[in-house]
C1' cells in the first nucleotide's frame, strides 16, 4: 500500500429470505442444604464500532470512515 474476515449485554455466541435483539456465563434476588459447593426459579442488563443511502421497515443490503485478525508486497 493492496486483499480477505470480523465488529451485537461486562465476556463467549445467535438472530433462516430485510419485519418488535435473543441464549449460554458472570451479576442480583429466592429455594434446596446445619452450611458451603453443585442444582432449580426469578430479575437485570443493548441507541447493534461510526457516519451516510436504499426501504413502508436495516443487526442484515450498498459506500465511506475507525479498530482488530491474517495474506501479499
Nucleotide at each position: 500500500g493492496g486483499g480477505u474476515c470480523u465488529g451485537u449485554a461486562g465476556c463467549u455466541c445467535a438472530a433462516u429470505a430485510g419485519g418488535u435483539a435473543g441464549a449460554g456465563c458472570c451479576g442480583g434476588c429466592g429455594g434446596c442444604u446445619c452450611a458451603u459447593a453443585a442444582c432449580c426459579g426469578c430479575c437485570u442488563g443493548g441507541u447493534u464500532u461510526u457516519c451516510g443511502g436504499u426501504u413502508c421497515g436495516a443487526g442484515a443490503c450498498c459506500g465511506g470512515a475507525c479498530a482488530g485478525a491474517c495474506c501479499c508486497a
The RNA shown here (transfer RNA) has 73 nucleotides and comes from an Oscillospiraceae bacterium. NCBI's taxonomy places the organism under Bacteria, Bacillati, Bacillota, Eubacteriales, Oscillospiraceae. It was read from a public genome assembly. Its mean pLDDT, the model's own confidence on a scale to 100, is 82. Rfam family: tRNA. Rfam's curators write: Transfer RNA (tRNA) molecules are approximately 80 nucleotides in length.